[in-house]
The RNA shown here (transfer RNA) has 74 nucleotides and comes from Candidatus Yanofskybacteria bacterium RIFCSPHIGHO2_01_FULL_43_42.

RNA sequence: GCGGGUGUAGUACAGUGGUAGUACGCGACCUUGCCAAGGUCAAGACGAGGGUUCGAUUCCCUUCACCCGCUCCG
Repeated sequence: GCGGGUGUAGUACAGUGGUAGUACGCGACCUUGCCAAGGUCAAGACGAGGGUUCGAUUCCCUUCACCCGCUCCG
């Protein structure tokens, strides 16, 4: 330098052109004499910028971070 992959909640992962979900964790409440366990509820996220579209997390371009492979030079 070239190509590919990944990026979504505190953590680990789903997901799809039309209100973004699960588990654990955090918080509140219920249950219990207390703790643990269990139950209910709630908060919390699409790496960044631009484009296409009625509508983008999803499609396109650029860019950032990480990972993998290849090439050239030294």
The RNAcentral record of the sequence draws on ENA. RNAcentral records the identical sequence in 3 taxa. Taxonomically the source falls in Candidatus Yanofskyibacteriota (Bacteria, Bacteria candidate phyla). Its Rfam family is "tRNA". Gene Ontology term of the family: triplet codon-amino acid adaptor activity. Rfam classes the family as a transfer RNA. Model confidence (mean pLDDT): 82 of 100.